[in-house]
Model confidence (mean pLDDT): 82 of 100. Predicted 3D model of a 490-nucleotide part of an RNA (small-subunit ribosomal RNA, 3' major domain) from a metagenome. Rfam family: Bacterial small subunit ribosomal RNA. Gene Ontology terms of the family: structural constituent of ribosome and ribosome.
Context: one part of a larger RNA
RNA sequence: UGACGGGGACCCGCACAAGCGGUGGAGCAUGUGGUUUAAUACGACGCUACGCGUGGAACCUUACCAGGACUUGACAUGUACCUGAAAGCUUGCCGAAAGGUGAGCCCUCCCUCAAGGACAGGUACACAGGUGUUGCAUGGCUGUCGUCAGCUCGUGUCGUGAGAUGUUGGGUUAAGUCCCGCAACGAGCGCAACCAUUGUCUUUAGUUGCCACUCUUGAGGCGCAAGCCGAAGGAAGCACUCUAGAGAGACUGCCUGUGUUUAACAGGAGGAAGGUGGAGAUGACGUCAAGUCAGUAUGGCCCUUACGUCCUGGGCUACACACGUGCUACAAUGGCCUGUACAAAGGGAAGCAAGACCGCAAGGUGGAGCAAAUCUCAAAAAACAGGCCCCAGUUCAGAUUGUUGGCUGCAAUUCGCCAACAUGAAGUUGGAAUCGCUAGUAACAGCACAUCAGCCACGGUGCGGUGAAUACGUUCCCGGGUCUUGUACA
Numbered sequence: 001u002g003a004c005g006g007g008g009a010c011c012c013g014c015a016c017a018a019g020c021g022g023u024g025g026a027g028c029a030u031g032u033g034g035u036u037u038a039a040u041a042c043g044a045c046g047c048u049a050c051g052c053g054u055g056g057a058a059c060c061u062u063a064c065c066a067g068g069a070c071u072u073g074a075c076a077u078g079u080a081c082c083u084g085a086a087a088g089c090u091u092g093c094c095g096a097a098a099g100g101u102g103a104g105c106c107c108u109c110c111c112u113c114a115a116g117g118a119c120a121g122g123u124a125c126a127c128a129g130g131u132g133u134u135g136c137a138u139g140g141c142u143g144u145c146g147u148c149a150g151c152u153c154g155u156g157u158c159g160u161g162a163g164a165u166g167u168u169g170g171g172u173u174a175a176g177u178c179c180c181g182c183a184a185c186g187a188g189c190g191c192a193a194c195c196a197u198u199g200u201c202u203u204u205a206g207u208u209g210c211c212a213c214u215c216u217u218g219a220g221g222c223g224c225a226a227g228c229c230g231a232a233g234g235a236a237g238c239a240c241u242c243u244a245g246a247g248a249g250a251c252u253g254c255c256u257g258u259g260u261u262u263a264a265c266a267g268g269a270g271g272a273a274g275g276u277g278g279a280g281a282u283g284a285c286g287u288c289a290a291g292u293c294a295g296u297a298u299g300g301c302c303c304u305u306a307c308g309u310c311c312u313g314g315g316c317u318a319c320a321c322a323c324g325u326g327c328u329a330c331a332a333u334g335g336c337c338u339g340u341a342c343a344a345a346g347g348g349a350a351g352c353a354a355g356a357c358c359g360c361a362a363g364g365u366g367g368a369g370c371a372a373a374u375c376u377c378a379a380a381a382a383a384c385a386g387g388c389c390c391c392a393g394u395u396c397a398g399a400u401u402g403u404u405g406g407c408u409g410c411a412a413u414u415c416g417c418c419a420a421c422a423u424g425a426a427g428u429u430g431g432a433a434u435c436g437c438u439a440g441u442a443a444c445a446g447c448a449c450a451u452c453a454g455c456c457a458c459g460g461u462g463c464g465g466u467g468a469a470u471a472c473g474u475u476c477c478c479g480g481g482u483c484u485u486g487u488a489c490a
Stems, first nucleotide, its partner, number of pairs: 001490002003487003007484007015474002019437005026328008034319002042053002064314007073127001077126008088105007109117002129303002132301003138297001140292003143288001145286001150189006156165003169180003195280001197278002200248007209238002214235004220229003251274001254268005330430001334389006346377003351370002356365003396427001401422007443466002446463004
């Protein structure tokens, strides 16, 4: 100087407490361990592995296994020689395919011919190739402490020196944020701000968006009639909504009090918004020889008729069991049926597909429109209104199984999704323990997208709808920061 302490002081954080909802019990989905297997490919292992790499394992992917094949090779560059219209097409036999082995067609592109060139095939050689090994040889990228408030430097001063000071102290802050003091004076990386988004207003613009005022056509309904209401359009318009450009706006600026006359804090006014308005992006010096040689790159080592390459089939989907993460439930704040509302954000050409018709349905036929503020996916669902059920293993729950169908795809047996009918398991709120969350949050209920032929998505990433409770407080648990103290530790 650090590190550590079941030492001390101060402070912070969904850390505890106060609340709400879960996990741990059940069934299923998914990942992992273990076991099994010809193979069940590899990596990741407290927090920081385990719905993770993988943001799509039927073939492919694919790296694993069995079998069948190839050897300058599936891919690249070069040299030498041989052959050839460059290139390609048809076809026989063996075969699961890959591959092997034949036959035929076409037979000169550039150059006057030759030589040569371009290109292709073959042979030979340099070489290719390796998801083989080492993340403890590396680059790059990433996780974590942690969006925690820290980490340092120059000059000066102090100390024999390691070093100290500055950065400590008194206040204050979300903050090494700012103020005051001080042998320090300054500076850098971090903090904050600058960036994009959301919340208010003004203005510009007005199609594909909007439809208030005005004009108009008017299906249909009411009425004896006059006439009234009025779906759906057209004109006109840019008021409003919206879209997307430019501006304004928030700064402790104003007032009162507290404070040291400071920094600041508490309350108030005005305001759409108030003290960082909300939520993002942004991650200092470093720590863990943390993770990744299987994204790519790359040193060393290793294989080279195989540890390379191609193909068919299988496996990654196994199943006494154990764990993690989820979904669905156990019901009446509910289940079922009928009717009626209200979103945002996205996708669409080998695509999204309307109306119509067929089918109980999944879906099919057909194809208007749309490279999209125009057309379409598209029905939002919880909610609301009415009706049935009457506390039961039930009109709860839906596992499992059977049958019949639909779709994608060369192909759904191992091993896809969906529909209808039938079947109707466990489960009556979950031990010890344990997780998330402080507001448009939790909880509840839907929609979209990426990957993608299809899909094992209940996962992931976003979007909007309904919308709470609680926080006395910091004694205790966990993690962190500053100062200080002890140490047989470095």